A computed fold for a 79-nucleotide RNA from a soil metagenome, annotated as Glycine riboswitch aptamer. Its mean pLDDT, the model's own confidence on a scale to 100, is 78. Rfam family: Glycine riboswitch aptamer. The family has 44 seed sequences and 9,425 matches in Rfam 15.1. Rfam's curators write: This family represents the bacterial glycine riboswitch.
[in-house]
């Protein structure tokens, strides 16, 4: 590392527009609530005999997410 299995949280909000034209679904933009387990950042708990140096599942929300889908920290099995 790579298959394959599990694998949370938190509006499937309003609004506008555009596709449809009965109604819904799709995109897009904007508002305002929310989560935290891609990332990424912060203290630094932890590691190490100590210094170097690493560095959390703890904060921060910038990304990212809030029916489904996808994606996913982190186990477990194989290679």
């Nucleotide at each position: 590392a790579u298959g394959c299995a599990g694998g949370a949280g938190a509006g499937g909000c309003u609004c506008c527009c555009g596709c449809u034209c009965u109604a819904g679904c799709c995109g897009g933009g904007a508002g305002c609530g929310c989560c935290g387990a891609a990332g990424g950042c912060g203290c630094a708990a932890c590691c190490c005999g100590c210094u170097c140096g690493g560095a959390a599942a703890c904060g921060c929300u910038c990304a990212g997410g809030c029916a489904a889908a996808a994606g996913g920290a982190c186990u477990g099995c194989a290679u």